[in-house]
Context: one part of a larger RNA
RNA sequence: CUGGGUGUAAAGGGAGCGUAGACGGUAUUGUAAGUCUGAAGUGAAAUGCUUGGGGCUCAACCCCGGAACUGCUUUGGAAACUGUAGUACUAGAGUGCAGGAGAGGUAAGCGGAAUUCCUAGUGUAGCGGUGAAAUGCGUAGAUAUUAGGAGGAACACCAGAGGCGAAGGCGGCUUACUGGACUGUAAACUGACGUUGAGGCUCGAAGGCGUGGGGAGCAAACAGGAUUAGAUACCCUGGUAGUCCACGCGGUAAACGAUGAUCACUAGGUGUUGGCAUCCAAAGGGUGUCAGUGCCGCAGCUAACGCAAUAAGUGAUCCACCUGGGGAGUACGUUCGCAAGAAUGAAACUC
Numbered sequence: 001c002u003g004g005g006u007g008u009a010a011a012g013g014g015a016g017c018g019u020a021g022a023c024g025g026u027a028u029u030g031u032a033a034g035u036c037u038g039a040a041g042u043g044a045a046a047u048g049c050u051u052g053g054g055g056c057u058c059a060a061c062c063c064c065g066g067a068a069c070u071g072c073u074u075u076g077g078a079a080a081c082u083g084u085a086g087u088a089c090u091a092g093a094g095u096g097c098a099g100g101a102g103a104g105g106u107a108a109g110c111g112g113a114a115u116u117c118c119u120a121g122u123g124u125a126g127c128g129g130u131g132a133a134a135u136g137c138g139u140a141g142a143u144a145u146u147a148g149g150a151g152g153a154a155c156a157c158c159a160g161a162g163g164c165g166a167a168g169g170c171g172g173c174u175u176a177c178u179g180g181a182c183u184g185u186a187a188a189c190u191g192a193c194g195u196u197g198a199g200g201c202u203c204g205a206a207g208g209c210g211u212g213g214g215g216a217g218c219a220a221a222c223a224g225g226a227u228u229a230g231a232u233a234c235c236c237u238g239g240u241a242g243u244c245c246a247c248g249c250g251g252u253a254a255a256c257g258a259u260g261a262u263c264a265c266u267a268g269g270u271g272u273u274g275g276c277a278u279c280c281a282a283a284g285g286g287u288g289u290c291a292g293u294g295c296c297g298c299a300g301c302u303a304a305c306g307c308a309a310u311a312a313g314u315g316a317u318c319c320a321c322c323u324g325g326g327g328a329g330u331a332c333g334u335u336c337g338c339a340a341g342a343a344u345g346a347a348a349c350u351c
Stems, first nucleotide, its partner, number of pairs: 004322003007305002012319001014203004021196003025089007033082002035078008049066001051065005092193001093190003097184003104178007111155001116150007126137002163170002208249006217243002222238004260318006268296013300307002324351003333344004
């Protein structure tokens, strides 16, 4: 490179926006770059050929022809397709108008329950913890209980294979600002404005780092008590970073649906969420339809498991990635980072 692949065997980028590029709706007019076709020139000779003949007795070999050299250049033509220039369209895409749904985001304020601590009252000898204990706390009055106060963090029930978000993720209440999706119009407007997207830019759980705050509970490290042959653990009592806030950095996860994005098509059944239309005997229910989200299941696909209109089916476009195991996501180099490290990413050797 070809060919084949990427749910689980190696392989989908963590996610989005988007540049170049690639691909791209309907009708029509021109053009003629690609495309098709005719002609001319050239494509040296030799080599090569299931080619026609000839010469060495044959053959190898040699000689004379042929075809070929699939290409290039010039020129005449065709106009379906691709390109290109123009015109027009509305089925793709978008805008407007009218609606309802939602833990979508940011900021500020507020609330109750609970834990802990402080103060005071009542009250007396235990509390706590475990498989059993001990360390620990308590006569300097604990635990329990009542009242008051402080402070931080998280938001029971509602709550649902329910909703929203590109992913990460998002859950008390109120307000302000703000993003997106959905439905309707027998469609008001734009008129292909689209899809994908190498580089690039932005977002990105937890843990980690920097500066400054905060610190109730929990809790790496650490200390002690147990267990044990030992116990640098599991269990217990404590406990610092951290967890929280602000502003920066970092850029990774089983970042998973282990399934890239977009479009079209392909039996059914049954739930559920948000709209809309319509019908009935109208606190309710039926039918249809659009957008999500589950389960079951046919065809088809699959090595099987299974997937099955939310495809892993049938097709199209674009990107990313894979090529035996180990060595190794290592070394070296480079880029980024305060560091930790991240990204890119081999080989020898070995089986």